Record summary:
Predicted 3D model of a 394-nucleotide part of an RNA (large-subunit ribosomal RNA, domain III) from a Verrucomicrobiia bacterium. Rfam family: Bacterial large subunit ribosomal RNA. The RNAcentral record of the full RNA draws on ENA. The source organism's lineage runs through Bacteria, Pseudomonadati, Verrucomicrobiota and Verrucomicrobiia. Model confidence (mean pLDDT): 82 of 100.

Context: one part of a larger RNA
RNA sequence: GAGUAACGAUAAAAGAAGUAAAAAACUUCUUCGCCGUAAGUCUAAGGUUUUCUGGGCAAUGUUAAUCAUCUCAGAGUUAGUCGGCCCCUAAGGCGAGGCUGAAAAGCGUAGUCGAUGGGAAGCAGGUUCAUAUUCCUGCACCACCUGGUGGAGGUUAUCGUGAUGGAGUGACGCAGGAGGAUAUGUGCGCAGGGCGUUGGUUGUCCCUGUCCCUAUUCGUAGGCUUGGGUCUCAGGAAAAUCCGGGACCCUUAUGGCUGAGGAUGUGGGGGAGUGUAGCUUCGGUGAAGCGAAGGUCCAGACUCCAUGCUACCAGGAAAAACUUCUAAACGCGAAACCGGGUGACCGUACCGCAAACCGACACAGGUAGGCGGGAUGAAAAUUCUAAGGCGCUC
Numbered sequence: 001g002a003g004u005a006a007c008g009a010u011a012a013a014a015g016a017a018g019u020a021a022a023a024a025a026c027u028u029c030u031u032c033g034c035c036g037u038a039a040g041u042c043u044a045a046g047g048u049u050u051u052c053u054g055g056g057c058a059a060u061g062u063u064a065a066u067c068a069u070c071u072c073a074g075a076g077u078u079a080g081u082c083g084g085c086c087c088c089u090a091a092g093g094c095g096a097g098g099c100u101g102a103a104a105a106g107c108g109u110a111g112u113c114g115a116u117g118g119g120a121a122g123c124a125g126g127u128u129c130a131u132a133u134u135c136c137u138g139c140a141c142c143a144c145c146u147g148g149u150g151g152a153g154g155u156u157a158u159c160g161u162g163a164u165g166g167a168g169u170g171a172c173g174c175a176g177g178a179g180g181a182u183a184u185g186u187g188c189g190c191a192g193g194g195c196g197u198u199g200g201u202u203g204u205c206c207c208u209g210u211c212c213c214u215a216u217u218c219g220u221a222g223g224c225u226u227g228g229g230u231c232u233c234a235g236g237a238a239a240a241u242c243c244g245g246g247a248c249c250c251u252u253a254u255g256g257c258u259g260a261g262g263a264u265g266u267g268g269g270g271g272a273g274u275g276u277a278g279c280u281u282c283g284g285u286g287a288a289g290c291g292a293a294g295g296u297c298c299a300g301a302c303u304c305c306a307u308g309c310u311a312c313c314a315g316g317a318a319a320a321a322c323u324u325c326u327a328a329a330c331g332c333g334a335a336a337c338c339g340g341g342u343g344a345c346c347g348u349a350c351c352g353c354a355a356a357c358c359g360a361c362a363c364a365g366g367u368a369g370g371c372g373g374g375a376u377g378a379a380a381a382u383u384c385u386a387a388g389g390c391g392c393u394c
Stems, first nucleotide, its partner, number of pairs: 013031006032391004040371003046351002050349001051075006060068002080141002082347003086119003092113003098107003122139005142343008153332001159331003165325004173312001175310002179305003184299002187296002189210006195203001211269003217263002222258004227250007235243002273290002278285002313316001357366002373385003
């Protein structure tokens, strides 16, 4: 220079009460304003206690601060079913032997790792200051181990179990259009409440709410589709009753398999409101308790049926799990039904288009995915708005 510029989006504040040494900024209430395919909400990565409660105000906060993502202390993350671990493999990595190389090392078989993919099973409600598909309540389900009932079949193997082996399945592209259904929403009806401190408002008026899960039984819209028996065989590296090839016989859709949704409603839950105690600014608020209606028309998805259907050529992972077959081996004993037991370990708080992540900052930047109501409309555009969240720290 100078007590000058600046104090980080022009979404906006005002009033009352409280607390306090002190209040424009904190708390509560009443208005006002802003976002509303977001400035709401769930979650991945990343952060790592920032979460909650109580105390505090030196520093941090572009001002003050009684406030805080600051400071001090205490508390908080509960799982057979969510995710991982686990089983399985892809690209790729490592790699016993092996090959190459002077060596260091490179490549690579058997293997062994490696998800962004495949693989068993849970929903609704309640509860905490802070966790919940984890706790509690109700109703479910899965896998493995084990006991019993059972007695197909066989009678010491023409039967059963049984794999690192065989077979099936798992198992997949792109484009297209149609159908059914649901989520969700508008209206009517129904239930509860209201009758205007400004002219009108007992009416075709106004406000609010009009559900959720589930045992059992039914098996729909739709999709796919012949099934069985006997005999036989140079195939499936051995075997096979399995798969495959062949011959013959019987059989067919009013069937079989699958399948959203819906109906049924055992048993539960929630519910506007009402409301005891308590609190209260006397207006209210409100643990406990009680608790109405819940029917129907229409619209309607990018969700589900659906890994479906149709069409096309460029012909669109693998392995395990699962089903079945036998080999070795072992043994009497399959299906089905009824019980008992077990289910470890790790993550779980909170932020997550952001003041908590990446940008030196409480930085107008960047950051994968799901949901995303109403009016307008072709629409996730636009403008207004609900729930919810904010008014961007002078």